Predicted 3D model of a 477-nucleotide part of an RNA (small-subunit ribosomal RNA, 3' major domain) from an Acidobacteriota bacterium. Rfam family: Bacterial small subunit ribosomal RNA. RNAcentral holds the full RNA, with entries from ENA.
[in-house]
Context: one part of a larger RNA
């Protein structure tokens, strides 16, 4: 100087407390451990691995296994040599295919020729190839402490020196934020602001958007219009600016007025010096090592989907604030041309037929659902719950046996609110309801977004966890 302390002081954070909903029990989904297997490819392991890399494992993917093939090789560059125009097309045999063997058609440019050139094939060679090893050789990228308020430098001063000072102190703040003081005076990286978005207003803009007035129309809407809603550009607006009180006359704090909005207005992007030899050689790149008729490569099939178990993350429930039936209302983000697909017809349904319109503020996906109105069930393992299984179908796709999703009928399991323990959340949040998108032929209980309904509680900082500053002890570095 740090680090540490079941030392002290001050202060934060859904850290506790207060409150609401869960997990831990059940069934299923999914990841992991374990076990099994010819293989169940590999990585990730406290927080910070375990719905993670996977924003899509039937084949492909695929890296694994079994079997069958190839060896200048599936892709690429150079050279030597031989052959042939090349490209390509057709056929046969074996075969699961890959592949192997064989046959037929086709015959380039320059040059008289010899020969040369481009391209392809054969042989050879130097390179190839490797998701083989090492993340403890690395780059890049990322997680984490932590959006925490810290981390440093120049000059000066102090100290023999390590170093100190500044950065400590008194206040204050979300903040090393600001004020005051001070052997310090300044500065940099961080904080904040500048950026995006939501909330109010104005100006511009009116088609595909809008509909107050006029005309038409039953209506939707059209004409007309651009006021309103809205669209997307620009601007205004919030600064403790005003008032009062507190404070040191400061920084600032508390309350009030005005205001759509207050005291960083809500959300996002943004992550200092560094820590964990943290993660990744399987995105990519790359040193070294290893491999070269195989650790490369092609193909078929299988596996990654196994199942006595154990754990994590979720979904659906155990019901009456509910289930079921009928009627009826109101969104937003988005997406659409090998695409979205309306009306209409058909099927109990998944779906099928159909193709209008739409490269989209125009058409479509699109129905929002919870809600509201009416009816029914009457506390029961039930009209709760839907696992499992049987049968019959639909869709995608070369192909749904291993191993997809969906529908109908039948079947109806466990489950009566869950031990010790444990998680999330402070407001348009939790809880709850549905919708969209990426990946994608198909496949979503996961992920990323969107809107609807919409709470309770916070006395307080003693305690648990993590963190910041000062100080103290130390036999630790």
């Nucleotide at each position: 100087u740090g680090a540490c302390g079941g030392g002290g002081g001050c202060c934060c954070g859904c850290a506790c407390a207060a409150g609401c909903g869960g997990u831990g029990g059940a069934g299923c989904a999914u990841g992991u451990g374990g076990u099994u297997c010819a293989a169940u490819u590999c990585g990730a392991c406290g927080c910070a691995a375990c719905g993670c890399g996977a924003a899509g494992a039937a084949c492909c993917u695929u890296a694994c296994c079994u079997g069958g093939g190839c060896u200048c090789g599936a892709a690429c560059g150079g050279c030597u040599u031989c052959g042939g125009a090349c490209c390509g097309g057709c056929c046969g045999u074996g075969g699961a295919a890959a592949c192997a063997c064989g046959g037929c058609c086709u015959u380039c440019c320059c040059g008289c020729a010899a020969g040369g050139g481009a391209c392809c094939g054969g042989a050879g060679u130097c390179g190839a190839g490797g998701u083989g090893c090492u993340g403890c050789a690395u780059g890049g990228c990322u997680g984490u402490c932590g959006u925490c308020a810290g981390c440093u430098c120049g000059u000066g001063u102090c100290g023999u020196g390590a170093g100190a000072u500044g950065u400590u102190g008194g206040g204050u703040u979300a903040a090393g934020u600001c004020c005051c003081g001070c052997a310090a005076c300044g500065a940099g990286c961080g904080c904040a602001a500048c950026c995006c978005u939501c909330g109010c207003c104005c100006u511009g803009u009116g088609u595909u958007g809008c509909c107050a007035c006029u005309c038409c129309g039953a209506a939707a809407g059209g004409a007309a219009g651009c006021a309103c809603u809205c669209u997307c550009a620009g601007g205004g607006g919030a600064c403790c600016g005003c008032c009062a009180g507190c404070g040191a006359u400061a920084a600032g704090c508390u309350g009030g007025a005005g205001g759509a909005a207050g005291g960083u207005g809500g959300g996002g992007a943004u992550g200092a010096c560094g820590u964990c030899a943290a993660g990744u050689c399987a995105u990519c790149a790359u040193g070294g090592c290893c491999u070269u008729u195989a650790u490369g490569u092609c193909c078929a099939g299988g596996g990654c989907u196994a199942c006595a178990c154990a754990c994590g993350u979720g979904c659906u429930a155990c019901a009456a604030u509910g289930g079921c039936c009928g009627g009826u209302a109101c969104a937003g983000c988005g997406c659409g041309u090998u695409c979205c697909g309306a009306a209409c017809c058909u099927g109990c349904g998944a779906g099928g037929g159909g193709g209008a319109g739409g490269c989209a503020a125009u058409c479509g996906c699109u129905a929002a659902a919870a809600g509201c109105c009416g009816g029914u069930c009457c506390c029961a393992g039930u009209u709760c719950g839907g696992a499992u299984u049987g049968c019959a179908g639909g869709c995608u796709g070369c192909a749904a046996c291993u191993c997809g999703c969906c529908u109908g009928c039948a079947u109806g399991a466990a489950g009566c609110c869950g031990g010790a323990a444990u998680c999330g959340c402070u407001a348009g949040u939790a809880a709850u309801g549905g919708c969209g998108c990426a990946u994608c032929a198909g496949c979503a209980c996961g992920g990323c977004g969107c809107c609807g309904u919409g709470a309770a509680u916070a006395c307080g900082u003693u305690c648990c966890c993590g963190g910041g500053c000062c100080u103290u002890g130390u036999a630790c570095a």

Taxonomically the source falls in Acidobacteriota (Bacteria, Pseudomonadati). Its mean pLDDT, the model's own confidence on a scale to 100, is 85.